[in-house]
């Protein structure tokens, strides 16, 4: 870079240190009552993993990743179907993008 799987659920406190931060863009919001990063210790979940044999399943957390503000915050591109009529807005689906594991 390609494949795949999932993505409405869970899960903070303390240091440091100071002003940005939610990937992009719009819009929303957090944030000098300490943000974002790092370091500690907790935790959460169960991809890989471990067992087990009821295998399209169950248990489990040593180990290798993840995660711990808002659904991936929330739209974006199509399509339906409702409303309004100067080109919207709203619903569902499907998708894109984008995170994270796994493989190449």
């Nucleotide at each position: 870079u390609c494949u795949u799987a999932u993505c409405a659920a869970g899960a903070g406190a303390g240091a440091u240190u100071g002003a940005g931060g939610g990937a992009c863009a719009g819009g929303c919001c957090c944030u000098a009552u300490g943000a974002c990063a790092u370091c500690u210790c907790g935790g959460c979940a169960a991809c890989g993993g471990u067992u087990u044999u009821u295998u399209u399943a169950a248990a489990c957390a040593a180990c290798g990743u993840g995660c711990c503000a808002a659904u991936u915050c929330c739209u974006g591109c199509a399509a339906a179907c409702a409303g309004a009529u100067a080109u919207c807005u709203g619903u569902u689906u499907g998708g894109a993008a984008g995170a994270u594991g796994a493989g190449a």
RNAcentral holds the sequence, with entries from MGnify. Predicted 3D model of a 104-nucleotide RNA (SAM riboswitch aptamer (S box leader)) from uncultured Sporosarcina sp.